The RNA shown here (transfer RNA) has 72 nucleotides and comes from a Candidatus Kerfeldbacteria bacterium. The sequence is in RNAcentral, with records from ENA. The coordinates come from a structure-prediction model, not an experiment, and the mean pLDDT is 81. Rfam family: tRNA. The family's RNA type in Rfam is transfer RNA.

[in-house]
RNA sequence: GUGGCUAUAGUGAAACGGUUAUCACGGCAGAUUGUGGUUCUGCAGAUGAGGGUUCAAUUCCCUCUAGCCACC
Repeated sequence: GUGGCUAUAGUGAAACGGUUAUCACGGCAGAUUGUGGUUCUGCAGAUGAGGGUUCAAUUCCCUCUAGCCACC
């Protein structure tokens, strides 16, 4: 340089173009406990950036950024 794949809570993953963006672990608060752990309840926290298509975009298209793989 060329081609391909990936980018979503702190971490790991889901999500037919119409979801209040879901789950697990983790965090915070409460209950339970002599304390801690376990268990239960509740809460906070996320779509890499910029454009385009569409009534509607995490999802489709383009560019960029970052990472990974292959070739050169």